Background:
This is a predicted structure of a 90-nucleotide RNA (c-di-GMP-I-GGC riboswitch aptamer) from a Geobacteraceae bacterium. Model confidence (mean pLDDT): 79 of 100.
RNA sequence: UUCGAUAAAGCCAAACCUGCCGUGAGGCCGGGGCGGAAAGCCACGGGUCUUAUUUUCCUUUGCCAGUUAAAGACAGCCGGGCUGCCAUGA
Numbered sequence: 001u002u003c004g005a006u007a008a009a010g011c012c013a014a015a016c017c018u019g020c021c022g023u024g025a026g027g028c029c030g031g032g033g034c035g036g037a038a039a040g041c042c043a044c045g046g047g048u049c050u051u052a053u054u055u056u057c058c059u060u061u062g063c064c065a066g067u068u069a070a071a072g073a074c075a076g077c078c079g080g081g082c083u084g085c086c087a088u089g090a
Base pairs, nucleotide, nucleotide: 001089004086011036012035016031017030019028020027021026034076040082041081042080044079045078046077047074048073049072050071051070055069058066
């Protein structure tokens, strides 16, 4: 530096279940194991989702619904950035 094996040392942990936190998307502990070679980290671009007896735009006589913004969630949706274990080949 390249590749990612029916190897090996280890690692992570989907759905679901229990408990806690949050309005919510969702997060955390434990169990569980679908899978993963970055399923380690970062919301930078796209995407999806959420928003309460709360805020904002449009609409309405007013409300509801919808919608815009804003604020958030997802790194196990895709791309990008940073870092890294084992190991084959050169």